[in-house]
RNA sequence: GGCGGAAAAGGGCAAACCGGCCGCGAGGCCGAGACGCAAAGCGUAGAAUCCCAGGUGGAUUGUCUCGCUGCGGCG
Numbered sequence: 001g002g003c004g005g006a007a008a009a010g011g012g013c014a015a016a017c018c019g020g021c022c023g024c025g026a027g028g029c030c031g032a033g034a035c036g037c038a039a040a041g042c043g044u045a046g047a048a049u050c051c052c053a054g055g056u057g058g059a060u061u062g063u064c065u066c067g068c069u070g071c072g073g074c075g
Stems, first nucleotide, its partner, number of pairs: 012037002018031005035062001041068003045065003048060004052055001
C1' cells in the first nucleotide's frame, strides 16, 4: 500500500391495493398500507416511456445515465 473481514447500530424512505381531494389526461397530494430500497435524498441535466396534443406544452427520478449531498465503515 492492497484485499478480505461487512455485518451490525441509530434510523430513514414507502410499491401495489383501498379511501378522500385535485387534474382533460398521464399523474399528483393526504390517510391507511408495506413490495421493496445504502442513496427509493435533491435536481427533468441527457435519454426513455406516457399524456394532452402538434408546443418554447405537461407527467414519471421506485426506468436508465449524469451532477450534488447524506449515514455507517469496529476488532